[in-house]
Context: one part of a larger RNA
């Protein structure tokens, strides 16, 4: 100059306190550790790994393991040779499957008809490698942190290394703005310019709707700037109050991540320098594993019940998605489903029933009409194929579990909690992950303390 402090000021953050709902005890699902395996394929490791890569392992995926094949190779370029019954398809026989094997069919562009191309064969160069190395890197990402601070020219002071500015008073979400001040400018950041959501005004109309109209959709616009009043204030910048207005003081809420910090993460997305292999660390194929199970942890998920379970009745969305797709009404099963096809390339048809909610009725604090593991039995779907190893139905079973020790998380408004609904993957698998809406609270005194920051100052034997 910097880092550091159980040093000192000031100041913010669901940081702490007021709250409310978990989480830590149960089953179960996931992910990881550790064990076990022939294998249980790599990777991610404090915050910043652990429902992470994985937006979906039965076969494939796939990288592991056993086996069985192949060697110029599942792919690419090149150079030489050679080839017309050539390529290409391929019987019978082996074989789990690749693979061998090869019986029989049987090509194509150009053309000067002499070949050349393409392809095939063998050689050779090579090709391959999810093999080491993220401490050899590009790219890309997480993190401090949406924190407010990183910085350069000149110019000024110092012998130098720096210093100033970037300090002070104020104020702001902000190095945000005003005043002072050897400092005057300036640049990356802040705001703002982009998206969306709230108000409204034109136009224009598929669908809607009898029809006029327009819920809505697109598309121009206005509208919100501390503009108006009042107080405060250096009468600066600003604050607190109040009018008007859908909406007020960054209205909500994304996107956007400065110089840098962890030799932080990723050779397994790509891509690469080195290095290593090369009848194997390539490659193709069957099976099998990644699903294994004395335990331990990390995130859900459902519950322990009456502000509930059951039963009947009855109401309300909004995002999204559909032709190898959605699939309606009917008809058949108690059910999952099945048939059946009308409609839809989709504001038109479907998915569609939304759920909690509200109305009755039942149950009477009990391991039950709570809870639903777990078991068996019979189904149903999807798929060459559900043993290992899918979902889901239906009948039986009916475990722990009566609110959770120390300890820990999340969250300031339409936000917690409740509560269902779609969509990506995807054949088929979601209690996960993005995101829709529907119900809808509590508390905040307040910064003395735990954690993190940010600035100014102070010490120091650290750089």
């Nucleotide at each position: 100059u910097g880092a550091c402090g159980g040093g000192g000021g000031c100041c913010c953050g669901c940081a702490c306190a007021a709250g409310c709902a978990g989480c830590g005890g149960a089953g179960c699902g996931u992910g990881u550790g550790g064990u076990u395996u022939a294998a249980u394929u790599c990777g991610a490791g404090g915050c910043u790994a652990c429902g992470c890569g994985a937006a979906g392992a039965a076969c494939c995926u796939u990288a592991c393991c056993u086996g069985g094949g192949c060697u110029u190779g599942a792919c690419a370029u090149g150079c030489a040779a050679g080839u017309g019954g050539u390529a290409g398809a391929g019987a019978a026989g082996u074989g789990a499957a690749a693979g061998c094997g090869g019986a029989u069919c049987g090509a194509c562009c150009c053309u000067u008809c002499g070949g050349g191309g393409a392809g095939c064969u063998u050689g050779c160069a090579c090709a391959g490698g999810u093999g080491c190395u993220g401490c050899a890197u590009g790219g890309c990402u997480g993190u401090c942190g949406u924190c407010a601070g990183c910085u350069c020219g000149u110019g000024u002071c110092g012998u130098g290394a720096g210093a100033u500015g970037u300090u002070c008073g104020g104020u702001u979400a902000a190095g945000u703005c005003c005043g002072a001040a050897a400092a005057c400018g300036a640049g990356c950041g802040c705001a703002a310019c982009c998206c969306u959501u709230g108000g409204u005004g034109c136009u224009a109309g598929u669908u809607a709707c009898a029809g006029g109209u327009g819920u809505c959709u697109a598309g121009c616009g206005c509208g919100a700037c501390u503009g108006c009043c009042c107080g405060c204030g250096g009468c600066a910048a600003g604050c607190g109050g109040g009018a008007g207005g859908a909406a007020g003081g960054u209205g909500g809420g994304g996107a956007u991540g400065a110089c840098g910090u962890c030799a932080a993460g990723u050779c397994a997305g790509c891509a690469u320098g080195g290095c290593c292999u090369u009848u194997a660390u390539g490659u193709c194929c069957a099976g099998g594993g990644c699903u294994a199970c004395a335990c331990a942890c990390a995130c859900g998920c459902u519950a322990c019940a009456a502000u509930g379970g059951g039963c009947g009745g009855u109401a309300c969305a909004a995002u999204g998605g559909g032709u190898c797709g959605c699939g309606a009404a009917g008809c058949c099963g108690c059910g999952a489903g099945g048939u059946g096809g009308a409609g839809c390339c989709a504001a038109u048809c479907c998915u569609g029933a939304a759920a909690a909610g509200c109305c009755g009725u039942u149950c009477g604090u009990a391991g039950u009409u709570c809870g639903g593991a777990u078991u068996g039995c019979a189904g149903g779907c999807u798929g060459c194929a559900a043993c290992u190893c899918g979902c889901c139905u239906g009948c039986a079973u009916g475990a722990a579990g009566u609110c959770g020790g120390a300890g820990u998380u999340g969250c300031u408004a339409g936000u917690a909690a409740a509560c269902g609904c779609a969509a990506a993957u995807c054949a088929g698998c979601a209690c996960g992950u993005u995101g829709c809406g529907u119900u809808g609270a509590a508390u905040a005194c307040g910064u003395u303390c735990c954690c993190g920051g940010g600035c100014c100052u102070u010490g120091u034997a650290c750089a």

Predicted 3D model of a 463-nucleotide part of an RNA (small-subunit ribosomal RNA, 3' major domain) from an uncultured bacterium. The full RNA is in RNAcentral, with records from ENA, Greengenes and SILVA. The prediction has a mean pLDDT of 82.